[in-house]
């Protein structure tokens, strides 16, 4: 200098003013309450997406199977998980390290675009060969002159081949040698692959070694499918308690109500259609609970490689309802500028984002600042 991994913060600290929401105490009020005073608490690392797991609540539920959905290397952590930790294997990177739905393709079905001759037990376009057979002429031997035959040579007709070229994401093992007419696991060595009650290491995934087999086995299962394991449904508008009004049931019942107290009077509603009073159950509006002391935060000690677990101490830390958390000042500190070195001026939160039953994760968004460890390159 360039990079890799992990962690912390999110307004830098102190004080104050005004405003808003919750709680407690006091004041006023018969009470509902008023909001008058005091004290105290008041968003996040993701409160977000609602993707996964759980607590809690109600409903359902003998047992088994099918269907559907999910998960999928091994060991561990956890309330649980699709999360986390450690390890294995594969893959990318010189490396620190990153990434991986990473069971099964020798159970079956299916797909493999375009290009290409050929895409699964395939194929021959260019190419190589043409030993053998064929055709052609040449030279030689024999000849009953019809032919027969030997040797090289040419052609590329039959045919052989799959090394090389070419196509493709992928072409039916790779490299080297032998072999051949040319070639080819045809043969050999190494690598790869497969197989094995094999041996050794490991808790295991797996690794190393040995032996056997010329190779039989392309890719895709976030395609159907097979195997193993897991999964009942709905969600705080869950759910529980209290309960106006209206309607209804039961009982009593001839009166009840208004006109400011009483009488008269008048008016209204009633006496089979039952006013009024009492009472019952369900339950709407509304109110209360659920609802914040928890798989809790912080500190410390111990166990563990780690995720994490345990002991002790300490703290109480928003609550809700269509929903409060905002604006500013002073001092210190930091940064920049000026300076007559006394000081003066300016800036300091700006990014992503706002709890609503709670918790553990994952993912996504984000101005920046700080810390730790590590790698590579260059210099000394």
């Nucleotide at each position: 200098g360039c990079g890799g991994a992990g962690g912390g913060g999110g307004a830098u600290g102190a004080g104050g003013u005004c405003g808003c929401g919750g709680g407690c105490c006091g004041g006023c009020g018969c009470a509902a309450g008023c909001u008058c005073g005091g004290c105290u608490c008041g968003a996040g690392g993701a409160a977000a997406g609602u993707c996964c797991g759980g607590g809690c609540u109600c409903c359902a539920c003998a047992g088994g199977g099918c269907a559907c959905g999910g998960u999928g290397c091994c060991g561990g952590g956890u309330a649980a998980c699709g999360c986390c930790c450690g390890g294995g294997c594969g893959u990318c990177g010189c490396g620190a390290g990153g990434c991986g739905a990473c069971g099964g393709a020798a159970a079956g079905u299916g797909u493999c675009a375009c290009a290409g001759a050929g895409a699964a037990c395939a194929g021959a376009c260019c190419g190589c060969c043409g030993a053998u057979g064929g055709c052609g002429g040449g030279c030689g031997g024999c000849u009953u002159c019809g032919g027969c035959u030997g040797c090289a040579c040419g052609c590329a007709c039959a045919g052989g081949c799959a090394a090389g070229g070419g196509u493709g994401a992928a072409a039916c093992g790779g490299u080297g040698g032998g072999g051949u007419a040319a070639g080819a696991g045809c043969c050999c060595a190494c690598c790869g692959c497969g197989c094995g009650u094999g041996c050794c290491g490991g808790a295991g995934a797996c690794g190393g070694c040995c032996g056997c087999g010329g190779c039989a086995c392309g890719a895709c299962a976030a395609a159907c499918c097979c195997c193993a394991c897991c999964g009942g449904g709905a969600g705080c508008a869950a759910g529980g308690c209290c309960a106006a009004g209206c309607a209804g049931g039961a009982g009593c019942g001839a009166g009840c109500g208004g006109c400011g107290g009483c009488c008269c009077g008048c008016c209204g509603c009633g006496u089979u259609c039952g006013a009024g009073c009492u009472u019952c159950g369900g339950g709407u509006a509304g109110g209360c609970c659920g609802c914040a002391a928890g798989a809790g935060g912080c500190g410390u000690c111990g166990g563990g490689a780690g995720a994490c677990c345990g002991g002790c101490g300490u703290c109480c830390c928003a609550g809700a309802g269509a929903g409060a958390u905002g604006a500013c000042c002073u001092c210190a500190g930091c940064g920049g500028g000026c300076u007559u070195c006394g000081g003066c001026c300016c800036g300091c939160c700006c990014a992503c984002a706002g709890a609503a039953c709670c918790c553990g994760g994952c993912u996504u968004a984000c101005c920046c600042c700080c810390c730790u460890c590590c790698g590579c390159c260059g210099g000394u």
Molecule: Bacterial RNase P class A
Organism: Gemmatimonadota bacterium